Formats: sequence, structure tokens, C1' cells
RNA sequence: GGGGACGGCCAGGUGAUCGCGGACGGCCCUGUUGCCGUUCGAGGAAAGUCCGAACUCCACAGGGCAAGGUGCCGGGUAACGCCCGGUCGGGGAAACCCGGAGGAAAGCGCAACAGAAAGCAAACCGCCAGGUCACGGCCUCCCGGACCUUGUCCGCGCAAUCCCCAGGGCAGCGGCGCGUACGAGUCCGGGGAGGAGGCGAACCCUCUUCGGCAAGGUUGAAACGGUGCGGUAAGAGCGCACCGGCGGUCCCGGUGACGGGAUCGGCCAGGCAAACCCCACCAGGAGCAAGGCCAAGUAGAGGAACGUUCGAGGACUGCCCGUUCGAGUUCCGGGGUUGGCCGCUAGAGGCCUUCGGCAACGCAGGUCCCAGAUGAAUGAUCAUCGCCCUGCAAUGGGGCGACCCAGGCAGGGAACAGAAUUCGGCUUACGGCCACCCUCCUCC
Repeated sequence: GGGGACGGCCAGGUGAUCGCGGACGGCCCUGUUGCCGUUCGAGGAAAGUCCGAACUCCACAGGGCAAGGUGCCGGGUAACGCCCGGUCGGGGAAACCCGGAGGAAAGCGCAACAGAAAGCAAACCGCCAGGUCACGGCCUCCCGGACCUUGUCCGCGCAAUCCCCAGGGCAGCGGCGCGUACGAGUCCGGGGAGGAGGCGAACCCUCUUCGGCAAGGUUGAAACGGUGCGGUAAGAGCGCACCGGCGGUCCCGGUGACGGGAUCGGCCAGGCAAACCCCACCAGGAGCAAGGCCAAGUAGAGGAACGUUCGAGGACUGCCCGUUCGAGUUCCGGGGUUGGCCGCUAGAGGCCUUCGGCAACGCAGGUCCCAGAUGAAUGAUCAUCGCCCUGCAAUGGGGCGACCCAGGCAGGGAACAGAAUUCGGCUUACGGCCACCCUCCUCC
């Protein structure tokens, strides 16, 4: 010097003239805004109307359910969903920033498309065992039966192309036939398990599937831990070693969230709760157009329903129970009024200081009064100073240096944006200045 991050401050000053509102005081011509003087007179967000309260009324009857809000720990505060400090998680190179931060083995659900498959698996390509074969491929759960086909073992028998001594044999090899047993194929019946449907469930019915594997590959954001070794027909935490996750037990540190460590267990149990839900805690409602007071005014122009202790109607956010008020209430139609006063600004108030605290903040002391309008006040003009930006010209000063500061002339600019019962927050919009931190470049 460039970039980034975090915090604080300001939100133009002065003068003149004219014009406004409040308070106080004075005067008299007592006013529709009388006149004069003094004094005060928008924000840091006044915005959003998102939270919390003060205050007012329902109203002093609550209880349950529903509907809501919050959601790690410790502190602050009148309180909060806020603030401070931490822990954990995420982002960033960092300073720092963000958090949707209880529970996913309580239940019920969601995840398009792709993929075999997205919560416990009917496996697409595949690997392996057995059988079969037309060598393309196909089949595989359990029990029983049938006929036929076929294979094997065994028993009996037959013959010659086999053997032997030449007319004999089945001893050997092989073949054929019958029979028993076993197996396979085909068919039938029954059963088991899975899936789909009838039908929401059970029973039942119908259809369909059936060997072992989930290591390798495919798809996807994500595929039921990773690497290696052994093992296996082929594999798999199937077993083992190490690592990761999860769970149990114990130790240490911390108020705690939590952190660190040791040991045991093959337990391997993805995501989403800002999905419904479960758990814990909180919480009555409506709101200054809340709510009171005064004045004025009119149309004898009313009608209907229900009701008066056998209770109409109402109150307690919604519903139920319960309690309570109650003689009028509700609906339709019409008339009058839309005025004034209070609430309305002295406060969980502002500022300064000591002390305590990492801090938020708190105790104590001192000091100040800083808008109260009501079709809604604080404005307009001129001058000058200041702030910011751009351009011009070259100068002065500081520094070892990279560089920095100051002044002149001209032109331009000044953001977001107006109280309305008040306060504590959050969120959003926005111009300028200052300080500190991180990082990059350069100089010494």
C1' cells in the first nucleotide's frame, strides 16, 4: 500500500429574515390561530408489526382436552424466541461467521428419476455345486403315489462279434432280458416358506416363485463399515489383525454442556423430526381504535321471537365439565350523534464516575428533564464554514526507503428515511469517519 473481518461514532455547523406546535409568564382589544417574551420541539433505524413486557378491560373459578411457542450448558434481564460467555457441529487459508443444537433400537411415514434393490432384500451382469444336453442352453424346497422312459448296485437267466481244450462255457471283458432296491426324468396329490391380488384385518380363496453367494461390476447424493490375511465349491465379520463407528464398564478434568484415556463386546443398527410424532419446559384473551368522563341530539316509528327461578341470554380464547351473572335478551327496520376532555408522557428514563464481573450487566454516588400533535407541528430563503467525490497545475513538508501529509483553482454531491401509549429486543434499508485484527505485495 491492496483485499478481507469485527467494533465504535456521526447523521452537518453558524448567522440573518419570514413561518409553525407545546409549556410557562405577562398584557388587554378576551380573540376562529389575540399579541408579546422566554424556553423546548423526530430516528439510529421513527420502518417491519416478528417476539417480550408495562398499562387497561373481560373478571377475580377453576379443571381437563385441543390448538400454540421454545428446545446444548452456565449466566444476564421485568421478561423474551433476546444478549453475554462457553461446548459441540458446519463454512473459511485466517481473522472470523453460521447453527435447523432434546429423541430416528416408541410408533407411523417420505426420498422423483436411475438402479436388482433405498429398512432388513424374490438379484440385472455374474461366481460356484449337482443333473441334463440338441453344446444354443435349461433345471434345482419337503413328503407320498403312478405309469412309462432311463441310470447304477445286486440276484437270476440267455446267447455270440467274447473266452477256451473245437464243440464246449459264462470263470474274465462286454452285451441283452427279467426281478428287487435305490436314484433321475415326466405326471398327479399334499405340505412348508416368500411375493402379488380378492379385501381394511383374521380365516379362506386364486395366481406365482423356490440350489448356494452378495465378495466383483451396473445405477445413484447415498447401497447394510475400510484395508490385509486366512477360510470356502464359490463367497460373506465366516474367523483373525489393525482402523472407523456403536454399545457397556471404569478413571481423570470441568458447576455443566462436554473433553481426554483405559478396557470389554463382531454389536455393524443410512438420511430426513424446519415430516407427523415422543419427551421436557413455557403460556388466559383482547388491545390506547385498550379504557374512562362530559356535552349535545332525536322519531311515540316501530315489528317479531324467546324468557322472568321449570332460567331467555351472557362471562370464563376454541370444546367439555364446573362455577357464576341474570330480568330482560336476541333479530329485523328506522332516526339522532361522529363534538370535547382524560388516558398523553418523570420513565424497568438519559448522561458521567468509583467499585464488582472475561463479558452481558449490576450496586452505589452525582447530574439532567430532552415532542405530545389530532387531516395531524419543527419548514422556506440567503450567506458562510465544514464533510465527500472528480479534474487541473506544479509546489512545500516528513521519511533510510516503500511511501505519506498539507495547501491552491474549478465543477459536482450529501444516503436510508417522519413520532402518534410507552419501553427491552430482533430483522430490514442506508452515506461518512475512526480504531483494532487476519492475509497478500513492497521497503528496511
Predicted 3D model of a 444-nucleotide RNA (Bacterial RNase P class A) from a Myxococcota bacterium. Model confidence (mean pLDDT): 76 of 100. The sequence was found by an Rfam model in a public genome assembly.